Two RNAs folded together computationally: RNase P RNA and transfer RNA, 376 nucleotides in total.

[in-house]
RNA sequence: CUAGCAGGUCGGGUGAUCGCACCACGUGUGAGGAAAGUCCGCACUCCGUAGAGCAGGGCAGGGGGUAACACCCCUCCGCCGUGAGGCGAGGACGAGUGGCACAGAGACGACAACCCGGCGGCGCUUUGGCGCCACACGGGGGUGAAAAGCGCUAAACUCUGCCUGGAGCAAGCCCAAGCCGGGACGCUCGAAGGUUGCUCGCCAAGUCCCAGGUAGGGCGCAAAGAGGACCAGGGUAACCUGGCUCCCAAGAGGGAUGAUCGCCUAGAACAGAAUGCGGCUUACGGACCUGCUUGUUCG
RNA sequence: GGCGACGUAGCCAAGUGGUCUAAGGCGGAGGUCUGCAAAACCUCUAUUCGGCGGUUCGAAUCCGCCCGUCGCCUCCA
Numbered sequence: 001c002u003a004g005c006a007g008g009u010c011g012g013g014u015g016a017u018c019g020c021a022c023c024a025c026g027u028g029u030g031a032g033g034a035a036a037g038u039c040c041g042c043a044c045u046c047c048g049u050a051g052a053g054c055a056g057g058g059c060a061g062g063g064g065g066u067a068a069c070a071c072c073c074c075u076c077c078g079c080c081g082u083g084a085g086g087c088g089a090g091g092a093c094g095a096g097u098g099g100c101a102c103a104g105a106g107a108c109g110a111c112a113a114c115c116c117g118g119c120g121g122c123g124c125u126u127u128g129g130c131g132c133c134a135c136a137c138g139g140g141g142g143u144g145a146a147a148a149g150c151g152c153u154a155a156a157c158u159c160u161g162c163c164u165g166g167a168g169c170a171a172g173c174c175c176a177a178g179c180c181g182g183g184a185c186g187c188u189c190g191a192a193g194g195u196u197g198c199u200c201g202c203c204a205a206g207u208c209c210c211a212g213g214u215a216g217g218g219c220g221c222a223a224a225g226a227g228g229a230c231c232a233g234g235g236u237a238a239c240c241u242g243g244c245u246c247c248c249a250a251g252a253g254g255g256a257u258g259a260u261c262g263c264c265u266a267g268a269a270c271a272g273a274a275u276g277c278g279g280c281u282u283a284c285g286g287a288c289c290u291g292c293u294u295g296u297u298c299g
Numbered sequence: 300g301g302c303g304a305c306g307u308a309g310c311c312a313a314g315u316g317g318u319c320u321a322a323g324g325c326g327g328a329g330g331u332c333u334g335c336a337a338a339a340c341c342u343c344u345a346u347u348c349g350g351c352g353g354u355u356c357g358a359a360u361c362c363g364c365c366c367g368u369c370g371c372c373u374c375c376a
Stems, first nucleotide, its partner, number of pairs: 001295001003293008012264007020030003032270001036281002039279005044168004051200005056164005061075005076090001077088004091159002096157002098153003108149001114141003117137001118135001120133005172219004181210005193203002212375002225248001227247002230243005300372007309325003317356001326344006349365005
């Protein structure tokens, strides 16, 4: 220099003029790395204490981390790559059950034989062989993903180990206003229900349907916690422990976070919070940094 | 905002691992019949099951990720 691999940072800046939301009223603050998909895992709340068993569901080499996980780290094995590295739904066909189309002689309870070969018999023979019959020896060919083998298949039923009650902030709680009727099933003989099914247990006076009313306010919910930075220690690492002066302020309910112009450096990409976190996945124009690898050239 | 279901031809749809280059119906196109039509009959109409990837010898079917469509969920009593 070239072609790559891995990890990380940023994701317009600035000035002017208008405009919006919030309250801590200060010349304050105001979207993201994914706020997204809602795919996992939690917190939180309720289901009248949610108990037991079976079913169902989830996970899967080994070890570790974590509040938890299907996430992360280390490592073994397998595959791909010259390499840096990347990918892996990698427990078990051991028990039982199923599937293996087409092609092929034969496809998983085999015992099957098309061609060549082989063993044996008979005939011919110019001794080189040739033909016919039979065997089933299973060596080779051929078919196929796989030809009998420790088969393949569990993202087939299943088995093994571990985990697992359900619902979701429209959860749920409080206040106010208004309508305040009818029916069904229940209340010692126990209904409906208790948000996947069945059985047992428990709960206790309501539950459901039709008709009707209200479309108000507050809490949950927003500044502080599974937080970040720095320092020290432990650990290969993920991460953990301790310290301290430090840093932290979007938040509605017709729902804010914008528009125009100038300059930089260019007609910035994907996209926009709605209870809050930890992950994964997907979308994304471009700019920059670090480490490493292949090849070539020069020293 | 949360939760659930679905996607096969222009439309309705069967198919839930294998002779599936996907059954059937409506519609559409062409043809036969007819003097011309209708009806009837025949033929065609899915380069592949919403898209991509994976498991498997083999995927519409099983699994994962995206895309799209539809439905349900307030309070009082």
It holds a member of the Rfam family "Bacterial RNase P class A". Rfam's curators write: Ribonuclease P (RNase P) is a ubiquitous endoribonuclease, found in archaea, bacteria and eukarya as well as chloroplasts and mitochondria. Gene Ontology terms of the family: dimeric ribonuclease P complex, tRNA processing and ribonuclease P activity. Its mean pLDDT, the model's own confidence on a scale to 100, is 80.